[in-house]
Molecule: transfer RNA
Organism: Chloroflexota bacterium
RNA sequence: CGGGGCGUGGCCCAGUUGGUAGGGCACCUGUCUGGGGGACAGGAGAUCGCCAGUUCGAGUCUGGCCGCCCCGACCA
Numbered sequence: 001c002g003g004g005g006c007g008u009g010g011c012c013c014a015g016u017u018g019g020u021a022g023g024g025c026a027c028c029u030g031u032c033u034g035g036g037g038g039a040c041a042g043g044a045g046a047u048c049g050c051c052a053g054u055u056c057g058a059g060u061c062u063g064g065c066c067g068c069c070c071c072g073a074c075c076a
Base pairs, nucleotide, nucleotide: 001072002071003070004069005068006067007066010025011024012023013022019056027043028042029041030040031039032038049065050064051063052062053061
């Protein structure tokens, strides 16, 4: 330098034909238990990497940029 893949709560991952984001673990509160653990019930938490564009509407489509990973090329 070229090609490909990935980026979504604290962590790990879903998200269909664009229709307004969900699950598990963790966390908080309550109940059960002498306590812990565990079970049950409830709850909080996401600018969807960034900036624009298209659209009535973008996590999803388009362009640019950033970061990570893989492959190849080049120089030494």